[in-house]
RNA sequence: CCAGACGGCUGGAUGACCGCGCGUGCUACGGGCUUGCCCGGCGGUGCGCGAGGAAAGUCCGGGCUCCACGGAUGGACGGUGCCGGGUAACGCCCGGCGGGGGCGACCCCAGGGACAGUGCCACAGAGAACAGACCGCCCGCGCUUCCAGGCCUCGUGCCUGGGCCGCGGGCAAGGGUGAAACGGUGCGGUAAGAGCGCACCGCGGGACCGGCAACGGGACCGGCACGGCAAACCCCACCGGGAGCAAGACCAAAUAGGGGCGGCGCGCCGGCGGCAACGCCGGCAGGCUCAUCCGGCCGAGCCGUCCGGGUCGGUCGCGCGAGGCGUCCGGUAACGGGCGUCCCAGAGGAAUGGUCAUCACCCGGCGCGAGCCGGGCACAGAACCCGGCUUACAGGCCGUCUGGCACU
Repeated sequence: CCAGACGGCUGGAUGACCGCGCGUGCUACGGGCUUGCCCGGCGGUGCGCGAGGAAAGUCCGGGCUCCACGGAUGGACGGUGCCGGGUAACGCCCGGCGGGGGCGACCCCAGGGACAGUGCCACAGAGAACAGACCGCCCGCGCUUCCAGGCCUCGUGCCUGGGCCGCGGGCAAGGGUGAAACGGUGCGGUAAGAGCGCACCGCGGGACCGGCAACGGGACCGGCACGGCAAACCCCACCGGGAGCAAGACCAAAUAGGGGCGGCGCGCCGGCGGCAACGCCGGCAGGCUCAUCCGGCCGAGCCGUCCGGGUCGGUCGCGCGAGGCGUCCGGUAACGGGCGUCCCAGAGGAAUGGUCAUCACCCGGCGCGAGCCGGGCACAGAACCCGGCUUACAGGCCGUCUGGCACU
RNA backbone atom coordinates (compact mmCIF):
# COMPACT_ATOMS: atom_id res chain seq x y z
C1' C A 1 0.00 0.00 0.00
C1' C A 2 -3.94 -3.68 -1.55
C1' A A 3 -7.64 -7.30 -0.20
C1' G A 4 -10.41 -9.57 3.71
C1' A A 5 -12.54 -10.94 8.79
C1' C A 6 -14.57 -9.42 13.51
C1' G A 7 -16.14 -5.51 16.86
C1' G A 8 -17.53 -0.37 18.29
C1' C A 9 -19.31 4.78 17.44
C1' U A 10 -22.03 8.20 14.42
C1' G A 11 -25.72 8.97 11.01
C1' G A 12 -25.40 16.40 10.03
C1' A A 13 -24.03 21.61 12.45
C1' U A 14 -24.97 26.97 13.41
C1' G A 15 -27.85 31.63 13.39
C1' A A 16 -32.53 34.58 12.84
C1' C A 17 -38.04 34.93 12.82
C1' C A 18 -42.73 32.63 13.75
C1' G A 19 -44.92 28.26 16.06
C1' C A 20 -45.59 23.09 19.28
C1' G A 21 -46.50 18.86 23.78
C1' C A 22 -45.62 17.71 28.96
C1' G A 23 -43.87 18.87 33.96
C1' U A 24 -43.06 22.50 37.74
C1' G A 25 -43.29 27.69 39.98
C1' C A 26 -45.32 32.81 39.89
C1' U A 27 -49.38 35.69 38.33
C1' A A 28 -53.78 38.97 35.61
C1' C A 29 -58.52 37.35 37.02
C1' G A 30 -62.66 34.48 39.51
C1' G A 31 -64.79 32.11 44.02
C1' G A 32 -65.07 31.00 49.50
C1' C A 33 -64.67 32.84 54.24
C1' U A 34 -62.37 33.87 60.10
C1' U A 35 -59.85 40.36 55.61
C1' G A 36 -55.83 37.20 55.72
C1' C A 37 -55.62 32.58 54.26
C1' C A 38 -57.52 28.66 51.00
C1' C A 39 -59.23 26.76 46.11
C1' G A 40 -59.20 27.40 40.84
C1' G A 41 -56.34 29.79 37.35
C1' C A 42 -58.84 29.00 29.94
C1' G A 43 -54.95 33.74 29.56
C1' G A 44 -49.70 35.75 30.68
C1' U A 45 -44.81 34.50 32.25
C1' G A 46 -39.82 31.99 34.50
C1' C A 47 -37.30 27.35 34.45
C1' G A 48 -36.65 22.14 32.97
C1' C A 49 -37.51 18.02 29.63
C1' G A 50 -39.24 16.25 24.71
C1' A A 51 -38.75 9.75 19.22
C1' G A 52 -35.00 4.88 17.51
C1' G A 53 -30.72 1.57 16.51
C1' A A 54 -33.88 -0.27 14.60
C1' A A 55 -39.29 3.15 17.44
C1' A A 56 -40.38 -1.86 12.07
C1' G A 57 -41.91 -7.35 12.00
C1' U A 58 -45.34 -9.29 16.04
C1' C A 59 -41.27 -14.21 15.90
C1' C A 60 -39.81 -15.74 21.24
C1' G A 61 -39.38 -14.71 26.76
C1' G A 62 -41.15 -11.94 30.82
C1' G A 63 -43.06 -7.91 34.24
C1' C A 64 -48.13 -6.18 35.03
C1' U A 65 -53.87 -6.91 34.90
C1' C A 66 -58.22 -10.12 34.94
C1' C A 67 -60.20 -15.16 34.87
C1' A A 68 -59.46 -20.19 35.84
C1' C A 69 -56.51 -22.76 38.94
C1' G A 70 -56.59 -27.91 44.95
C1' G A 71 -53.49 -33.13 45.70
C1' A A 72 -51.86 -37.81 43.26
C1' U A 73 -51.50 -40.69 38.74
C1' G A 74 -52.11 -40.47 33.47
C1' G A 75 -53.32 -38.18 28.78
C1' A A 76 -54.21 -34.42 24.66
C1' C A 77 -51.89 -30.21 22.26
C1' G A 78 -47.64 -27.14 21.52
C1' G A 79 -42.30 -25.81 22.03
C1' U A 80 -36.98 -26.82 22.55
C1' G A 81 -33.14 -30.65 21.31
C1' C A 82 -24.59 -31.88 21.95
C1' C A 83 -22.06 -30.25 26.94
C1' G A 84 -21.20 -26.54 30.70
C1' G A 85 -22.32 -21.59 32.20
C1' G A 86 -25.20 -16.64 32.15
C1' U A 87 -30.13 -14.59 32.85
C1' A A 88 -36.30 -12.84 35.78
C1' A A 89 -36.81 -16.05 31.57
C1' C A 90 -36.15 -17.72 26.52
C1' G A 91 -36.33 -20.76 20.85
C1' C A 92 -31.57 -15.64 23.40
C1' C A 93 -26.22 -14.74 24.86
C1' C A 94 -21.07 -16.75 26.31
C1' G A 95 -17.51 -20.62 26.41
C1' G A 96 -16.40 -25.47 24.74
C1' C A 97 -17.27 -30.41 21.90
C1' G A 98 -18.46 -32.76 17.17
C1' G A 99 -19.31 -31.93 11.80
C1' G A 100 -18.75 -28.71 7.33
C1' G A 101 -16.59 -24.26 4.38
C1' G A 102 -12.24 -21.06 3.82
C1' C A 103 -4.74 -20.30 2.46
C1' G A 104 -6.12 -17.74 6.94
C1' A A 105 -8.32 -14.30 10.48
C1' C A 106 -13.10 -16.39 10.88
C1' C A 107 -18.05 -18.23 9.34
C1' C A 108 -22.09 -21.95 9.24
C1' C A 109 -25.05 -26.40 11.46
C1' A A 110 -34.05 -27.43 13.28
C1' G A 111 -26.38 -30.92 16.38
C1' G A 112 -30.71 -36.65 21.09
C1' G A 113 -32.41 -41.68 18.75
C1' A A 114 -32.16 -45.54 12.33
C1' C A 115 -30.92 -52.13 17.24
C1' A A 116 -38.93 -49.62 19.63
C1' G A 117 -42.02 -49.58 15.28
C1' U A 118 -43.95 -47.86 10.39
C1' G A 119 -42.52 -45.63 5.78
C1' C A 120 -39.52 -43.73 1.45
C1' C A 121 -34.89 -44.03 -1.84
C1' A A 122 -38.14 -41.80 -8.58
C1' C A 123 -35.56 -42.47 -13.26
C1' A A 124 -31.15 -44.76 -14.83
C1' G A 125 -28.75 -49.28 -13.70
C1' A A 126 -27.11 -56.27 -13.61
C1' G A 127 -28.00 -54.73 -8.75
C1' A A 128 -30.44 -49.70 -3.85
C1' A A 129 -29.95 -53.59 2.18
C1' C A 130 -27.58 -57.87 3.33
C1' A A 131 -28.55 -57.47 -3.53
C1' G A 132 -26.22 -58.26 -8.22
C1' A A 133 -23.78 -59.42 -14.02
C1' C A 134 -24.50 -54.74 -18.90
C1' C A 135 -19.19 -54.13 -21.07
C1' G A 136 -15.80 -57.56 -19.44
C1' C A 137 -11.41 -61.18 -17.01
C1' C A 138 -10.01 -66.56 -16.28
C1' C A 139 -10.51 -72.13 -16.89
C1' G A 140 -12.51 -76.53 -19.43
C1' C A 141 -14.95 -78.72 -23.75
C1' G A 142 -16.69 -78.26 -28.80
C1' C A 143 -16.82 -75.95 -33.82
C1' U A 144 -14.24 -73.34 -37.65
C1' U A 145 -12.25 -73.34 -46.64
C1' C A 146 -9.87 -66.87 -40.22
C1' C A 147 -4.16 -65.91 -39.29
C1' A A 148 1.01 -67.70 -38.33
C1' G A 149 4.60 -71.67 -37.97
C1' G A 150 6.00 -76.75 -38.91
C1' C A 151 5.44 -81.66 -41.36
C1' C A 152 3.96 -84.37 -45.53
C1' U A 153 1.18 -88.25 -49.50
C1' C A 154 0.43 -80.98 -52.14
C1' G A 155 -5.22 -81.90 -50.08
C1' U A 156 -6.95 -76.81 -47.11
C1' G A 157 -4.57 -83.27 -45.07
C1' C A 158 -2.27 -83.48 -39.97
C1' C A 159 -0.05 -81.01 -35.50
C1' U A 160 0.80 -76.53 -32.40
C1' G A 161 -0.37 -71.54 -31.07
C1' G A 162 -3.68 -67.35 -31.64
C1' G A 163 -8.70 -65.30 -33.18
C1' C A 164 -14.37 -65.57 -34.01
C1' C A 165 -18.61 -68.35 -32.35
C1' G A 166 -21.37 -71.99 -29.02
C1' C A 167 -21.91 -74.61 -24.20
C1' G A 168 -20.48 -75.34 -18.98
C1' G A 169 -18.01 -73.34 -14.72
C1' G A 170 -15.39 -69.49 -11.70
C1' C A 171 -15.16 -63.80 -10.56
C1' A A 172 -17.14 -58.73 -8.45
C1' A A 173 -10.96 -56.87 -8.64
C1' G A 174 -11.10 -53.06 -13.95
C1' G A 175 -14.98 -50.00 -16.74
C1' G A 176 -20.10 -48.23 -16.97
C1' U A 177 -25.26 -46.39 -14.50
C1' G A 178 -26.53 -43.26 -10.54
C1' A A 179 -27.36 -38.32 -5.45
C1' A A 180 -25.69 -42.76 -3.19
C1' A A 181 -23.19 -49.51 -5.09
C1' C A 182 -22.63 -53.79 0.81
C1' G A 183 -15.27 -50.45 3.06
C1' G A 184 -10.30 -47.34 0.96
C1' U A 185 -4.85 -47.53 -0.67
C1' G A 186 -0.84 -50.87 -1.33
C1' C A 187 1.60 -55.68 -1.23
C1' G A 188 1.08 -60.89 -1.46
C1' G A 189 -1.72 -64.81 -3.32
C1' U A 190 -4.73 -66.93 -7.40
C1' A A 191 -6.40 -70.07 -13.46
C1' A A 192 -8.43 -65.11 -12.99
C1' G A 193 -10.17 -62.66 -8.70
C1' A A 194 -12.08 -61.40 -3.78
C1' G A 195 -10.35 -59.02 3.59
C1' C A 196 -8.70 -64.74 0.75
C1' G A 197 -4.08 -63.15 3.90
C1' C A 198 -1.05 -58.98 5.64
C1' A A 199 0.33 -53.42 6.66
C1' C A 200 -1.92 -48.70 7.41
C1' C A 201 -6.64 -46.06 7.45
C1' G A 202 -11.77 -46.88 8.46
C1' C A 203 -15.71 -49.59 11.40
C1' G A 204 -17.08 -52.38 15.95
C1' G A 205 -15.86 -54.01 21.11
C1' G A 206 -14.66 -54.15 26.55
C1' A A 207 -10.89 -52.06 29.76
C1' C A 208 -7.42 -47.86 31.09
C1' C A 209 -6.05 -42.47 31.02
C1' G A 210 -7.44 -36.91 30.52
C1' G A 211 -11.73 -33.68 31.06
C1' C A 212 -17.49 -31.29 35.63
C1' A A 213 -19.29 -32.94 30.82
C1' A A 214 -20.17 -33.23 25.55
C1' C A 215 -15.94 -35.73 23.96
C1' G A 216 -10.69 -36.96 23.08
C1' G A 217 -6.45 -40.39 23.44
C1' G A 218 -1.22 -44.50 22.93
C1' A A 219 -1.35 -49.85 23.54
C1' C A 220 -5.18 -54.66 22.98
C1' C A 221 -8.97 -57.77 20.41
C1' G A 222 -12.13 -58.63 16.10
C1' G A 223 -17.17 -62.66 12.69
C1' C A 224 -13.16 -57.54 8.75
C1' A A 225 -18.79 -55.18 8.20
C1' C A 226 -24.91 -53.41 11.18
C1' G A 227 -26.57 -47.85 3.69
C1' G A 228 -29.17 -43.04 3.70
C1' C A 229 -33.53 -39.99 5.06
C1' A A 230 -36.51 -38.43 11.54
C1' A A 231 -36.22 -30.04 8.32
C1' A A 232 -40.59 -38.23 7.21
C1' C A 233 -44.52 -40.21 10.90
C1' C A 234 -42.48 -41.58 15.33
C1' C A 235 -39.50 -42.74 20.17
C1' C A 236 -36.86 -40.28 24.24
C1' A A 237 -35.50 -36.03 27.58
C1' C A 238 -36.91 -31.29 29.35
C1' C A 239 -40.44 -26.97 29.36
C1' G A 240 -45.46 -24.99 28.93
C1' G A 241 -53.08 -22.74 32.39
C1' G A 242 -56.09 -18.93 29.28
C1' A A 243 -56.56 -14.13 27.55
C1' G A 244 -54.42 -9.70 26.87
C1' C A 245 -53.48 -2.21 27.96
C1' A A 246 -59.14 -2.48 22.83
C1' A A 247 -55.86 -6.09 29.98
C1' G A 248 -58.13 -3.80 34.01
C1' A A 249 -59.87 -0.05 38.20
C1' C A 250 -62.87 4.14 39.50
C1' C A 251 -66.37 8.36 38.66
C1' A A 252 -70.44 10.49 36.09
C1' A A 253 -74.74 9.82 32.98
C1' A A 254 -78.71 7.12 30.67
C1' U A 255 -82.03 3.04 29.70
C1' A A 256 -86.15 -1.68 28.63
C1' G A 257 -84.07 -6.46 35.14
C1' G A 258 -87.61 -5.67 27.29
C1' G A 259 -90.02 -9.17 23.78
C1' G A 260 -90.59 -13.78 20.20
C1' C A 261 -89.12 -18.90 19.06
C1' G A 262 -86.57 -23.59 20.19
C1' G A 263 -84.07 -26.99 23.68
C1' C A 264 -82.58 -29.07 28.53
C1' G A 265 -84.02 -29.04 33.55
C1' C A 266 -87.38 -27.82 37.53
C1' G A 267 -86.76 -34.31 41.99
C1' C A 268 -86.50 -36.51 47.27
C1' C A 269 -85.72 -36.47 52.94
C1' G A 270 -85.35 -33.90 57.79
C1' G A 271 -85.86 -29.41 61.06
C1' C A 272 -87.81 -24.32 62.09
C1' G A 273 -91.40 -20.16 61.01
C1' G A 274 -96.32 -19.65 58.91
C1' C A 275 -103.83 -20.38 58.50
C1' A A 276 -101.99 -21.03 53.64
C1' A A 277 -98.94 -19.64 49.56
C1' C A 278 -94.23 -19.94 50.73
C1' G A 279 -89.44 -18.66 53.24
C1' C A 280 -84.78 -20.23 55.88
C1' C A 281 -81.15 -24.14 57.33
C1' G A 282 -78.99 -29.10 56.65
C1' G A 283 -78.52 -33.59 53.61
C1' C A 284 -79.28 -36.93 49.15
C1' A A 285 -80.09 -37.97 43.83
C1' G A 286 -78.08 -35.50 39.75
C1' G A 287 -74.66 -32.09 37.18
C1' C A 288 -69.63 -29.37 36.39
C1' U A 289 -64.23 -29.46 36.95
C1' C A 290 -59.58 -33.27 30.09
C1' A A 291 -59.78 -38.95 32.51
C1' U A 292 -59.84 -41.87 37.63
C1' C A 293 -59.68 -41.26 43.14
C1' C A 294 -59.85 -37.67 47.10
C1' G A 295 -61.38 -32.68 47.36
C1' G A 296 -64.16 -28.33 45.57
C1' C A 297 -68.52 -25.77 43.23
C1' C A 298 -73.84 -25.91 41.77
C1' G A 299 -77.95 -28.37 43.68
C1' A A 300 -82.52 -24.51 40.12
C1' G A 301 -82.68 -22.18 36.56
C1' C A 302 -79.74 -22.36 32.13
C1' C A 303 -78.37 -22.60 26.79
C1' G A 304 -79.07 -21.20 21.52
C1' U A 305 -81.17 -17.81 18.00
C1' C A 306 -83.94 -13.43 16.16
C1' C A 307 -86.00 -8.41 17.08
C1' G A 308 -85.44 -4.07 20.02
C1' G A 309 -83.41 -0.11 23.87
C1' G A 310 -79.29 2.85 26.66
C1' U A 311 -74.01 4.51 27.03
C1' C A 312 -70.11 4.87 23.10
C1' G A 313 -68.16 10.98 28.52
C1' G A 314 -64.07 11.65 32.16
C1' U A 315 -59.87 10.18 35.57
C1' C A 316 -56.39 6.42 36.49
C1' G A 317 -53.57 2.41 34.59
C1' C A 318 -49.11 5.90 31.92
C1' G A 319 -43.41 5.41 33.71
C1' C A 320 -38.14 5.20 39.68
C1' G A 321 -37.10 0.77 36.32
C1' A A 322 -34.67 -7.11 36.01
C1' G A 323 -33.08 1.75 34.75
C1' G A 324 -28.87 4.95 32.46
C1' C A 325 -23.75 6.70 32.99
C1' G A 326 -18.76 6.49 35.39
C1' U A 327 -15.35 3.58 38.11
C1' C A 328 -13.27 -0.64 40.96
C1' C A 329 -13.34 -5.96 41.93
C1' G A 330 -14.46 -11.21 40.37
C1' G A 331 -14.83 -14.16 35.93
C1' U A 332 -11.57 -16.69 29.47
C1' A A 333 -16.38 -14.54 28.43
C1' A A 334 -21.58 -13.78 28.62
C1' C A 335 -22.39 -11.54 33.12
C1' G A 336 -22.40 -10.47 38.46
C1' G A 337 -21.21 -7.43 42.76
C1' G A 338 -19.39 -2.73 45.40
C1' C A 339 -19.08 2.64 45.32
C1' G A 340 -20.51 7.27 43.11
C1' U A 341 -23.88 10.00 40.15
C1' C A 342 -28.39 11.16 37.11
C1' C A 343 -34.11 11.29 36.30
C1' C A 344 -33.55 11.33 30.31
C1' A A 345 -41.18 11.90 26.26
C1' G A 346 -46.07 10.60 28.26
C1' A A 347 -49.61 12.17 23.83
C1' G A 348 -55.01 10.76 23.40
C1' G A 349 -56.42 11.03 15.93
C1' A A 350 -51.71 11.75 18.66
C1' A A 351 -46.51 17.01 20.22
C1' U A 352 -40.09 18.40 17.49
C1' G A 353 -42.68 22.07 12.55
C1' G A 354 -42.32 26.18 8.71
C1' U A 355 -39.17 30.03 6.14
C1' C A 356 -34.33 32.14 5.04
C1' A A 357 -29.00 31.99 5.20
C1' U A 358 -24.16 29.83 6.01
C1' C A 359 -21.19 25.61 6.72
C1' A A 360 -19.91 20.23 6.99
C1' C A 361 -19.96 15.43 4.21
C1' C A 362 -20.54 12.62 -0.59
C1' C A 363 -20.64 12.42 -6.18
C1' G A 364 -19.69 14.63 -11.15
C1' G A 365 -17.42 18.59 -14.23
C1' C A 366 -13.75 22.80 -14.90
C1' G A 367 -8.98 24.65 -13.08
C1' C A 368 -1.45 24.21 -12.36
C1' G A 369 -3.44 25.70 -7.79
C1' A A 370 -6.44 28.57 -4.53
C1' G A 371 -11.08 27.72 -5.82
C1' C A 372 -15.81 27.65 -8.87
C1' C A 373 -20.44 25.32 -10.92
C1' G A 374 -24.22 21.51 -10.60
C1' G A 375 -26.51 17.51 -7.99
C1' G A 376 -27.19 14.59 -3.55
C1' C A 377 -27.48 13.99 1.83
C1' A A 378 -29.63 6.63 4.31
C1' C A 379 -33.44 3.26 6.89
C1' A A 380 -37.05 5.60 9.19
C1' G A 381 -41.79 8.37 14.29
C1' A A 382 -42.88 6.27 20.82
C1' A A 383 -48.57 4.90 22.44
C1' C A 384 -48.00 -0.25 29.00
C1' C A 385 -42.86 -1.39 29.64
C1' C A 386 -38.50 -4.38 29.50
C1' G A 387 -34.68 -8.82 27.65
C1' G A 388 -33.81 -10.87 22.76
C1' C A 389 -34.12 -12.40 17.59
C1' U A 390 -35.13 -11.02 12.46
C1' U A 391 -35.49 -7.42 8.53
C1' A A 392 -34.09 -2.18 6.35
C1' C A 393 -29.98 1.37 6.29
C1' A A 394 -26.49 6.56 1.60
C1' G A 395 -22.17 8.21 3.90
C1' G A 396 -18.25 8.80 7.68
C1' C A 397 -14.80 7.52 11.78
C1' C A 398 -12.05 4.14 15.15
C1' G A 399 -9.85 -0.50 16.97
C1' U A 400 -8.02 -5.60 16.65
C1' C A 401 -6.71 -9.65 13.63
C1' U A 402 -5.61 -12.49 8.71
C1' G A 403 -3.51 -12.95 3.70
C1' G A 404 -0.51 -10.60 -0.16
C1' C A 405 3.11 -6.99 -2.32
C1' A A 406 7.24 -3.56 -1.74
C1' C A 407 11.09 -1.18 1.17
C1' U A 408 14.41 -1.09 5.38